[in-house]
RNA sequence: GGAGUUGGCCAGGUCAUCGCUGUCAGACGUCUGCGCAAGCAGGUCGGAUGAUGGAGGAAAGUCCGGGCUCCACAGGACAAGGCGCCAGGUAAUCCCUGGGGGGCGUGAGCCUACGGAAAGUGCAGCAGAGAGCAAACCGCCUAAGUAACGAGACUGCCGCAAGGCAUGCUGGUUACCGGUAAGGGUGAAAGGGUGCGGUAAGAGCGCACCGCGUCGGUGGCAACAUUCGACGGCAUGGUAAACCCCGUCUGGAGCAAGACCAAAUAGGGGAACGUUGGCGUGGUCCGCGCUGUUCCCGGGUAGGUCGCUUGAGCGUCAUGGUGACAUGACGUCUAGAUGAAUGAUGAUCCUCGACAGAACCCGGCUUAUGGCCAACUCCUUUU
Numbered sequence: 001g002g003a004g005u006u007g008g009c010c011a012g013g014u015c016a017u018c019g020c021u022g023u024c025a026g027a028c029g030u031c032u033g034c035g036c037a038a039g040c041a042g043g044u045c046g047g048a049u050g051a052u053g054g055a056g057g058a059a060a061g062u063c064c065g066g067g068c069u070c071c072a073c074a075g076g077a078c079a080a081g082g083c084g085c086c087a088g089g090u091a092a093u094c095c096c097u098g099g100g101g102g103g104c105g106u107g108a109g110c111c112u113a114c115g116g117a118a119a120g121u122g123c124a125g126c127a128g129a130g131a132g133c134a135a136a137c138c139g140c141c142u143a144a145g146u147a148a149c150g151a152g153a154c155u156g157c158c159g160c161a162a163g164g165c166a167u168g169c170u171g172g173u174u175a176c177c178g179g180u181a182a183g184g185g186u187g188a189a190a191g192g193g194u195g196c197g198g199u200a201a202g203a204g205c206g207c208a209c210c211g212c213g214u215c216g217g218u219g220g221c222a223a224c225a226u227u228c229g230a231c232g233g234c235a236u237g238g239u240a241a242a243c244c245c246c247g248u249c250u251g252g253a254g255c256a257a258g259a260c261c262a263a264a265u266a267g268g269g270g271a272a273c274g275u276u277g278g279c280g281u282g283g284u285c286c287g288c289g290c291u292g293u294u295c296c297c298g299g300g301u302a303g304g305u306c307g308c309u310u311g312a313g314c315g316u317c318a319u320g321g322u323g324a325c326a327u328g329a330c331g332u333c334u335a336g337a338u339g340a341a342u343g344a345u346g347a348u349c350c351u352c353g354a355c356a357g358a359a360c361c362c363g364g365c366u367u368a369u370g371g372c373c374a375a376c377u378c379c380u381u382u383u
Base pairs, nucleotide, nucleotide: 001379002378003377004376005375006374007373008372009371010370012349013348014347015346016345017344018343020054021053022052023051024050025049028046029045030043031042032041033040034039056355060366061365063364064363065362066361067360068254069253070252071251080250081249082248083247084246085099086098087097088096089095100114101112102111103110104109115245116244120243121242122239123238137184138183139180140179141178145176146175147174148173149172151170152169154168155166156165157164158163192210193209194208195207196206197205211234212232213231214230215229216228217226218225219224258306259305260304261303268297269296270295271294272293273292277291278290279289280288281287313332314331315330316329317328318327319326320325350353
């Protein structure tokens, strides 16, 4: 100098003017009560003015987990869905921390859905002879068996002999049957690897070493590890983010949850008044029903209030812990809207400013994004 890894921090600053919104104070007004009045007291009332607070690290995605609220609920089982190495943290988690196994990287480091394939079912393109009770395409072999053809100094038989004959014997060639998973070739994968022995050729067929598995010992809370010991020739391929099996967890809906106050108008219930009028029933009367006025009660709508931001809160320090985190002391209050505010303009400075806007609240994860710092790793160059 270059390339990277991990962790932490910041999120344009200052000033002026004009707005928006919450809170507090509040002249004055208004209403109510008391009072003859002056005035006093009060208000879910209005309000000049003043003071003061006003988006984020992700407010986002709504993917997990909880608080809170309402509904449901004796208990158990089934279904459905999530999760799945071990230990710990936490209100809780599919999150976090530490560790183990496996994988990637030269390295700092990073990734990991990491129970079961010997309960059962299913699936697997191309290539290849063969892909699931493994398989003979090329190659290797011809020991066993069968057939054919040569050969022979062996054997037997015939012959006086030369010689001839053969279900014999020995050896050879070819073919068939067969043996072989060492070698070639195919594939992501062909049922441990290397060597020696062995064999007709081969093969854990035998042996040595390596690997693998089981049991025991040792270390560790555990996952697991093991330069320890013994045993087993090695054994039933892959896929469970396919069904499935095993273990474990989970009631549902969400602040438009939900609680309270409560008009006008129109319904509902009750009481009193009037017992008189009208309408209906009926030939008529009584009676019954509807209808009237006043008051009360109750539900709901508009509207309003609460829920709403003091909370698993934040900061500093101390202690314990490898750490996530816990405990204690001190300090601190930091948006709360409901057509929904947090803005605009100007000046000035700098390194010229990315992604982006709260809506009940927290803890995580994921995604978007500008810059700064620290530690560490690798490469190159110089001294």
The RNA shown here (Bacterial RNase P class A) has 383 nucleotides and comes from Granulosicoccus sp. 3-233. The sequence is in RNAcentral, with records from ENA. Lineage of the source: Bacteria > Pseudomonadati > Gammaproteobacteria > Chromatiales > Granulosicoccus. It is recorded under the gene name rnpB. Its Rfam family is "Bacterial RNase P class A". Rfam links the family to the GO terms tRNA processing, dimeric ribonuclease P complex and ribonuclease P activity.